[in-house]
RNA sequence: GCUGGUAUAGCUCAAUUGGUAGAGCGCCUGACUUGUAAUCAGGAGGUUGCGGGUUCAAUUCCCUCUACUAGCU
Numbered sequence: 001g002c003u004g005g006u007a008u009a010g011c012u013c014a015a016u017u018g019g020u021a022g023a024g025c026g027c028c029u030g031a032c033u034u035g036u037a038a039u040c041a042g043g044a045g046g047u048u049g050c051g052g053g054u055u056c057a058a059u060u061c062c063c064u065c066u067a068c069u070a071g072c073u
Stems, first nucleotide, its partner, number of pairs: 001072007010025004019056001027043005049065001051063003
């Protein structure tokens, strides 16, 4: 230099072919317990890496950039 892949909650990951973003762990509150842990119930937390485009509507499609990663030279 060229070609791919990944980027979503604090962490690990979903979101099936565009239609208002969820799960597990963790965190908070309550119940249970002499107390803790475990268990059960509830809750908070994300303008989906940045910036544009297409569309009535974009995590999803297209382009640029950034970071990480793989291959080729």